RNA sequence: GACAAACGCAAACCCGUCGCGAGGCGGGGACGCAAAGCUUCCGGACUCACAGAGUCAGCGGGGCCGCCGAA
Numbered sequence: 001g002a003c004a005a006a007c008g009c010a011a012a013c014c015c016g017u018c019g020c021g022a023g024g025c026g027g028g029g030a031c032g033c034a035a036a037g038c039u040u041c042c043g044g045a046c047u048c049a050c051a052g053a054g055u056c057a058g059c060g061g062g063g064c065c066g067c068c069g070a071a
Stems, first nucleotide, its partner, number of pairs: 001068001008033002013028006031058001037064003041061003044056005
């Protein structure tokens, strides 16, 4: 970060499955994504069997790694 190229990922929803739940995993499916790759370090939102524990990386910031090469 381009009216580039080659790739990649996969929202909502549906089916199956795990979980008390937020939600996760597999399949289908594409709303979109230049990191929509990884990572809970900070903030935020959400859940609960709430002195605490958990979920969301496609909520924002930070860190690490990665394809291409026009301006």
This is a predicted structure of a 71-nucleotide RNA (c-di-GMP-I riboswitch aptamer) from a soil metagenome. It matches the Rfam family "c-di-GMP-I riboswitch aptamer". Rfam's curators write: GEMM was predicted in a large-scale screen for bacterial structured RNA regulatory elements.